The part of an RNA shown here (large-subunit ribosomal RNA, half A) has 1716 nucleotides and comes from a Candidatus Nealsonbacteria bacterium. It was read from a public genome assembly. Its Rfam family is "Bacterial large subunit ribosomal RNA". Gene Ontology terms of the family: ribosome and structural constituent of ribosome. Model confidence (mean pLDDT): 83 of 100.
[in-house]
Context: one part of a larger RNA
RNA sequence: CCACCUGGUGAAUGGCUCGGCUCGGAAGCCGAUGAAGGACGUGCCAAGCUGCGAUAAGCUCUGGGGAGCCGCACGGAGGCGAAGAACCAGAGAUUUCCUAAUGGGAAUCCCCACCGCAAUUGCUUCGCGCAAUGGGGAACGCCCCGAACUGAAACAUCUUAGUAGGGGCAGGAAAAGAAAGCGAAAUGCGAUGUCGUUAGUAACUGCGGGUGAAACCGAUACAGCUCAAACUGAAGGUCUUACGACCGAUGUGGUGUAUGGGCUGACGAUCAGCAUCUGAACGUCGUCGAGAAGUCUUCUGGAACGGAGCGCGAAACAGGGUGAAAGCCCCGUAUCGACGUCAAGUACGAUGUGAGUCAGUACCGGAGUAGCGGGGGUUGGAAAUCCUUCGUGAAUAUGGCAGGCAUCUACUGCUAAAGCUAAACACUCUCCGAGACCGAUAGUGAACAAGUAGCGUGAGCGAACGCUGAAAAGUAUCCUCAGAAGGGAGGUGAAACAGAGCCUGAAAUCAGGUGGUGAUGGAGCGACGGAGCAUAGAAGGUCCUGUAAGAAACGAGGCGGCUGCGAAGCCGCAGUAGGAAUUACAGGAAGCCGGUGUUCUGUCGUACGUUUUGAAAAACGGACCAGGGAGUGUGCUUGUCUGGCGAGCCUAACCCGUCUACCGGGGAAGGCACAGGGAAACCAACAUGGCCGCAGUAGCGUGGAUUUAUCCACGUUAUCAGGGCCGCCGUGUUCAAGCGCGGGGAGUCAAGCGAGCACGACCCGAAUCCGGACGAUCUACGCGUGGGCAAGGUGAAGCAUGAUGAAAAUCAUGUGGAAGCCUGUUAGGGUUGGUGUCUUACAAUACCCUCCCGUGACCUGCGCGUAGGGGUGAAAGGCCCAUCGAGUCCGGCAACAGCUGGUUCCGACCGAAACAUGUCGAAGCAUGACCUCCGCCGAGGUAGUCCGUGAGGUAGAGUGACUGAUUACUGUGCUCGCCUCCGAGAGGAGUCGACAUGGUUGUCAAACUCCGAACUCACGGACGCUUUUGACGCGGGGAGUCCGGUGCGCGGGGUAAGCCUGUGUACCAUAAGGGAGACAACCCAGCGCCGGGUUAAGGUCCCAAAGUGUGGAUUAAGUGCGAUUGAAGGUGGUCCCGAGCCCCAGACAGCCGGGAGGUGAGCUUAGAAGCAGCUACCCUCUAAGAAAAGCGUAAUAGCUUACCGGCCGAGGUUCGGGGCGCCCAAAAUGAUCGGGGCUCAAAUCCACCACCGAUACCCGGCCACACCCGUUACAGGGUGAUUGCGUAGGUCGGCGCUCCGCGCGGGUGGAAGCACGGGUGAGAACUCGUGUGGACCGCGUGGUGACGAAAAUCCUGGUCGUAGUAGCAGCGAAAGUCGGGUGAAAAUCCUGACGGCCGAAAGGGCAAGGGUUCCUCGGCAAUGUUCAUCAGCCGAGGGUUAGCCGAUCCUAAGAGACACCGUAAUUCGAAUGUCUCGAAAGGGAAACUGGUUAAUAUUCCAGUGCCACCGUGCAGUGAAAGCUGACGCCCUGGGGUCGACCAAGCCGGGCCUUCGCCCGGUCGAACUGUCCAAGUUCGUGGAAGCCGUAAUGGCACGAAGCGAACGAACGGCAGGAUAGCGAAAGUUGGUUCAACCCGGGGCCCGUGAAAAGGCGAGCACGGUGUCCGUACCCAGAUCCGACACAGGUGCCCAUGGCGGCGAAAGCCUAGGCCUG
Repeated sequence: CCACCUGGUGAAUGGCUCGGCUCGGAAGCCGAUGAAGGACGUGCCAAGCUGCGAUAAGCUCUGGGGAGCCGCACGGAGGCGAAGAACCAGAGAUUUCCUAAUGGGAAUCCCCACCGCAAUUGCUUCGCGCAAUGGGGAACGCCCCGAACUGAAACAUCUUAGUAGGGGCAGGAAAAGAAAGCGAAAUGCGAUGUCGUUAGUAACUGCGGGUGAAACCGAUACAGCUCAAACUGAAGGUCUUACGACCGAUGUGGUGUAUGGGCUGACGAUCAGCAUCUGAACGUCGUCGAGAAGUCUUCUGGAACGGAGCGCGAAACAGGGUGAAAGCCCCGUAUCGACGUCAAGUACGAUGUGAGUCAGUACCGGAGUAGCGGGGGUUGGAAAUCCUUCGUGAAUAUGGCAGGCAUCUACUGCUAAAGCUAAACACUCUCCGAGACCGAUAGUGAACAAGUAGCGUGAGCGAACGCUGAAAAGUAUCCUCAGAAGGGAGGUGAAACAGAGCCUGAAAUCAGGUGGUGAUGGAGCGACGGAGCAUAGAAGGUCCUGUAAGAAACGAGGCGGCUGCGAAGCCGCAGUAGGAAUUACAGGAAGCCGGUGUUCUGUCGUACGUUUUGAAAAACGGACCAGGGAGUGUGCUUGUCUGGCGAGCCUAACCCGUCUACCGGGGAAGGCACAGGGAAACCAACAUGGCCGCAGUAGCGUGGAUUUAUCCACGUUAUCAGGGCCGCCGUGUUCAAGCGCGGGGAGUCAAGCGAGCACGACCCGAAUCCGGACGAUCUACGCGUGGGCAAGGUGAAGCAUGAUGAAAAUCAUGUGGAAGCCUGUUAGGGUUGGUGUCUUACAAUACCCUCCCGUGACCUGCGCGUAGGGGUGAAAGGCCCAUCGAGUCCGGCAACAGCUGGUUCCGACCGAAACAUGUCGAAGCAUGACCUCCGCCGAGGUAGUCCGUGAGGUAGAGUGACUGAUUACUGUGCUCGCCUCCGAGAGGAGUCGACAUGGUUGUCAAACUCCGAACUCACGGACGCUUUUGACGCGGGGAGUCCGGUGCGCGGGGUAAGCCUGUGUACCAUAAGGGAGACAACCCAGCGCCGGGUUAAGGUCCCAAAGUGUGGAUUAAGUGCGAUUGAAGGUGGUCCCGAGCCCCAGACAGCCGGGAGGUGAGCUUAGAAGCAGCUACCCUCUAAGAAAAGCGUAAUAGCUUACCGGCCGAGGUUCGGGGCGCCCAAAAUGAUCGGGGCUCAAAUCCACCACCGAUACCCGGCCACACCCGUUACAGGGUGAUUGCGUAGGUCGGCGCUCCGCGCGGGUGGAAGCACGGGUGAGAACUCGUGUGGACCGCGUGGUGACGAAAAUCCUGGUCGUAGUAGCAGCGAAAGUCGGGUGAAAAUCCUGACGGCCGAAAGGGCAAGGGUUCCUCGGCAAUGUUCAUCAGCCGAGGGUUAGCCGAUCCUAAGAGACACCGUAAUUCGAAUGUCUCGAAAGGGAAACUGGUUAAUAUUCCAGUGCCACCGUGCAGUGAAAGCUGACGCCCUGGGGUCGACCAAGCCGGGCCUUCGCCCGGUCGAACUGUCCAAGUUCGUGGAAGCCGUAAUGGCACGAAGCGAACGAACGGCAGGAUAGCGAAAGUUGGUUCAACCCGGGGCCCGUGAAAAGGCGAGCACGGUGUCCGUACCCAGAUCCGACACAGGUGCCCAUGGCGGCGAAAGCCUAGGCCUG
C1' cells in the first nucleotide's frame, strides 16, 4: 500500500405510518347579546401543547353511558365514583384585558373624566328610549382604478391583459332576468343563467404578430310580477300602554300595467295573480342499538393468527386489532331499527282579495330622453358593439324603435327612457368518503414544541428532528471510580451487537487484527500472459502426465542432384513428418484445478465527462460517499401502426340504470367524409371507350422430386384487380386557340407511437422592467429642546490723557478686549502622511506614530419631519439601516435568454454535415443538398474498363502566327533631337540618342496562341458489376448539419507564418491495427470473437522480432546513421569523366648561377639615376637580361621578378563537368542519430539474396445480421469474394424499477434488506451458498409511471485529507513571586506578604439599552480561547418598600381624531375650526442627617422637617388688573460657601539615640428665624468742576457726603443639636476662591419658546396622600457590533497632592485592578 475480518463512526437501504396530496359528495356565513384573532391567567407539584376564564383541564340541568376515573403525560402525593363518576349529546351559567372597540386617553399596563353611552343614518325627545350600520371570513361574485417583463425573433399601434396588483361592496352563492328581443321571408321562436355545439367560423388587425363572437340547434333548470300615468282625492301610513305626535294636496290610499289600461254603457263570477297561514314524505348526512359461525386436536415456536387433521357461518370472505398470516378471538361488516339534521319554511294544502267579455270614447302609456354632430375609451362589432364627454335635440300610439353601411318604399317583430324575481352554474375555511398519488432529503414549509427555533429596525424570511420491546419486564445487588459520569460482574427478555436519537444498520471513513508486499526505488492506478505465497465447510469440479485417435491453411529439417561470382535458389524423398479444439484409456493431484486475495515479472497502455478543426492536456467540471436531480401534461394538427364499422363513421353535453367517479344503455345537436370549379354571380363531372400490363388465376410444354398424383422450377399463351398510356367529362378564363384545377366510390372512430403549434414545455442559470408595501434606531438636511469647549497669545472699535490744528481731522501713550484671529494630545471633533502593523484581522474599515480644527458656516444628547424616479445633498452621483447612476421586502415570475452548463440501462441495422440560396443574417433560422425509416411501382440500372460519335483550349510548347514585353550587335532612312566641326551664309559633315524598317543573337506572358495533351463531360455499344432479397424511379414520416481541419495538385492575398482565403481530391472529424522514437489527418491498412499460417508499409549489431547477408563503389567530415538542417559565396579535401597545351631535342617544381652595356634614355626637377611625373620605349653584348613587374633610397645604393644556363629525370600544366565531403554555421536549466554505439560501416550510392513484420490476406471454430429451405418452436440446416468501425442522427429488439388487475406461488422449519463468497448470460442483469435480520416477498401476463446518474463551480446530509497544523503573541493596558487554605486533582479559586498598573480612570454616580445578569447555598456535562474546587455558566431559594427621587401635570417641534372639501376610495391630501397626544435632560408644590441588610434605601428605622388637598374653627373682602413662570452671545466688577493651601492650638499615630521630622483628625444636614452688599426710592445736602470705574461714565431736570425705607446668596449668625457621629480631640485666624447671589458694559441685515402652575391671597387643629418605576451592569465580560470582540455609546464628579500658564506631560492619593 491492497484486500478481507472484528469493531467504531455514520444513517443509506428494507419494512412500517398518528401526516400529507388529489379528487368526489355534503354543507355554507360570524359580529354591539361585543366577533374573528390575541394578551394574561388557570393544575397539589406545571416549562410546552390542549382545555378553560377570578365559578378558570372547569359549574348546573336533561338524556345517553355503566366501572372505572383525575387531558397529551406511563411520576410522586392525594382524591372522585353503585347516593351512578369518567366519557358523549343537548340546553344553560360563568366568560379577566386588548381587539370593529364604542365615555376621553393609552405600547393588551393603566390614567383621567363622569351620570356621562363613540361615530354615521332614520324616528322621537330635548327626560327616557327605539331601529340599522361599523369589523372579520379560504376561494368563489359584482363594480371602480389599472402595470411591466414578455411576444412581434428590433420597436412605437398591437400583444402580454382588462391579467398581476390596489380599492369599494355583497352573499351562501353573486350577477343576469320577463323583449322598444331573436331574424327570416316561416303557418317561426318566446325572460335569464350555465353546459355542449356553432368555431378558431363571421369579424378585427403596423391585414404583421395575433385577437375573436353571436343566433339557430342539443341539454340543464324553469316562474313570473310590481310601479309611474290616465281616473279617484285623505278613504292612508309610522311611533306609542294610552293620551297623542308626526308624514302626507310637491298627493297617503284606491284603481292600473302590454292578452294595453282609464272613462262611459252593457254583460258576467271567484280561474290566474298577489298577500297571509299551516307544513311533509322518499332520501342525504351524523350519532346510537340489534347483529351469524371453532378460540376443537396436534406440531413448531417466546407467543399461533402458521403446518397437519376434523368442523361451522355467510343478505356478514369491506377493513382494523389481537405476542407471526384469524370469515367463525375482539371491534366491526351485510341486513334491520331508533333519534337528530339537512333538503326547507320547499312541495302539497288552507284563508283573504279578485279575473274577464262586448261596444263606444280618444283620457294615459317613463325627455334634456330617442336621434344627430365633434372628442375619448371599449369591443370581434367591421360605416353596422357598448359606454362616456361637449353641443344640438324630437314624436305621442294615425306615435316610436329594431330587423348588422346609408337613404326611400313596403313588410315583419317589439313598445325605450321606472323597479322586483326562486331554480339550474362558481368556490372550498369546514365535514364525510375514496385513491394504478407520496412514504420521512418523499408527501404540505410543517407526521416531532411549526409558521416553532433562528435571522432581520421592519415589511419579511424560515429550518432540522418519526421507529426499544409482545409486555418496561427501562438493569435489583456487588466491584471499580472523585463520582447518580463511564466501565465490569449480575439480572430481565425469544433476542440487550433490542439499553434509551435504542428496528434494520450500507458507503465514504477510523482503529485493531489477518493474508500478501515493503526502506536501490516511479507513478492513469489497469488489461492480457507467466510465476510465488495465502485459501475450513457450503454454493463451482476440475487439472496434470502418458498412450491412442484427430481436419484445413501452411509445411519442414536432413540427404542427394542441379544452378548462381556470391548470399542463396530449384528439383527429388514429399504435399511426407509436423500442424488446434476435442475424444478414449491408464496413472497422478485435493490448496489439487477453476476462482479469489496479494506481490513480482513480460508485453501493451498518457483517466472520465464536456467543449472542440483538434484534448493526456499546462482548456473547463468533479475532495470522497450516500440519497435527491432534467423530454412531462392538456388542446389542436399531421403521419404511421393496431383494431371496429364502412358510403358512411363518431357521438358531445346530458339522461337512465342495485351503475354508484369505473361500467352498461340511451342521446346525431354537431363534426368529418360522400363534388368540384370560380373573387363572385353561378355552373356542375368517366359506377370505363381504346391500348399496354405486374401480382394472381388458368392452359400448354420441358425438367426435377417423391409418398404416383401431386409438388417445385423454368419457358410460353390467355385473362388480367390494383397500375400505366390515351381518349372523354366538370368548371374558371376566353372571340378563339390554349391553359389552370378537378373527375372511373373510401372514409371515419378509438388506443399506442413519431413530429409540429399554443402553453413554463427537457432541467438549472441572469443583469433587468413593473406593482404594492416596509424603512430616516445608520446616514443627509431641516425643526424643537438641552449640554460642551484647560490655559496662553495677538490687541480692532470705543474711551481717557497728551500733542497738534481755526475747525474737521490727525498723531502719541494708556485704557479697552473685538475676532467664522493665533498657539494648544483641555474636552470634543476630524483623518494628512507612513502607501507602517493587521489583512480567514481585535475589527465586514481596526491599531500605532504623525497630522488638521478646536467661540464657530463649531461639536453633541433626546424628541420630531422629509421616502424611492422620490427625498436629502457647502455637489463626491454623495447619502437614504454593512444595500444606491434609482433602497429593501414580497408579488407579476417558472420574466425572456438565438448564450454557458447538465441530461441517468443494454444490444442490433444503416449512417451524415461542417456546403448552396435567403435572412438587421453571420454563435441563429428556413428551404435545398447529404442521412434514415415506411409505402407504391415493376425491370432495368451504370461507380469500373474498352470502343465509337461529339464537346473542350488547361498542362506543355511556341513567339519567322497575332498582341504585348525584351538582351546584345549591326545595316538602312527626302525622319527627329542635342552637341561638335567646317562654312560669310545657305547649308554640309560627324558622334550619340530616339523613331521607323531590315539582318544576326539571347529571352518572356493569368487577362498572347500557329499549336496542344493527359483528362473530363454527353450520347450509344460491349464486357464487368448490380437488380424480383424489388434495383432505377415516385410519394410520405423523422433527422442532424450550415464554427471544420490537414496532406497533395492548382490558385488569390501577404515580407512571412503551425497565416488568411479559394478550388479538386483523399484522409481526420466519425477510423481501430502495423510503421514513422513519442506524433488527429504521412506510409500500409478499413475492425464481430478465438486460434493457426502468409505477407504490406517498414525493417533485420544490442535495446528489439528478423542478416554483424552477398557483389561493387564513395565518404574521414561521426559527414552520416533524421520523412523537416541549411543559403549566397569560398575550397590545391578527395574520387571520377572530358578537352587543350608542354614534355627524354629533358617538361613542371626546387636548388646553384647569370640577370649586362649605350645610360644616371630624354624632359622635368633642388634631385628624378629602371621604379614622383611627362615623352619615347631604341640600339648593343648575349645562352638570357624590360630605357624595367615589385620592395626600397632625399637622390643613389641595395633586394627580387621577368628572361637564360646548369643540376635533377617523367610526366607536367590549364580549362570544363560530375560524386561525396569541408568552411560559411550564433540562444538562452544537460546533452544526444530514440539510446547504446557504429568508419572496406551498424554511413552513402548501385545491384542482389534470405528473413522478420498488421485486427490486411489465407485456414479452422464460434456469434450476430441478411436471405433460402424448414419447424409447434427465435428448433434445425444451408448460402454470404461482393455482411460485421462509427460521432450527430434515423430505425428495431431487449434488461431493470414503482404501483394496479387477473392467474400461480414462497415465508417464524425465518420474508425484504445488508455483508462476503460461488455460478450463468454478448450485455442491461439474473441466480445460488453462508452469516446478519425478524415480517413480509415473488413469478407469469396485461397495464401504470414522479422509472435507471459519474459529471450540471448541481441540492441535502455525512466523512476524510489539510492537522494535532493555524490560532490562544503583536495595542505604551500593567507582572508577577512565595507561603497558607480548600479539594480526587490547584500557575489559574480563597487568603497573607512582597512586587507591579490605572488615577478625567482601568475610580464614583446617572440616562439609554439590557432584563434577573443582583445575593446566598449546592454543582462542573456543556459555556469560559488553557485549568477550574471558580464564574455574568447549571440547579434551587431569596432580594427591588417613597406624599417630598422620577413618572404622573404642562406645553414645544410635530402627530392624531372629528367636522367640512376634493377623491374610485372610510385610503390619501390641503386650508379652517374643535379636541387630544407629544419632553424620565424644557416648565414644575414638598426631605434632610444618621443607622440598618447577604442582597433595598432621600423609599425601611431613629431623629428633625416640609408640601398639597379635604374637614372644622377663627380671621379677611383687598380681587383683578398686575407680577412671576420667562429665557441669546461676548467681556467684566462685587459678594460668597465647599475644597485646597498657609499659620497656631488640641487629639491620635509613625519614625528617631537626641534635636526634631512626618501623617491623619479636630465633625455636625434639610429646615426655621434673623442679617445685608450692590442697586432703587425718599429726605437732607447744594458741587460750575467735582464724584467714580477694571472699563464705559455721572451731575443745578441736583454731584459728593449724611440719614431712612425697600432690597441677595445652596452666604453669615442663631436655633435644629444635653440629636447623631467619633477611640480621642471635637478650636481659631488668614489666603485663594467652584457652587450660589447681586451688578456694569458691548454685539446683531441673527433680537435669543410656549403653556400649566405660582405670587397677589391669613392663622390654627384634625384627616388624607392610592397606583407605576426603584435589584444589578452602565462597559477592554451584563448595551450596539453573530463572540466574555483592542471598535462604538450622552451627562455629572473640571477644586485631591507635587508639578507647571494649564483640566498639558510625568509621578502619586482615595478607590480599583494585575487583564482566562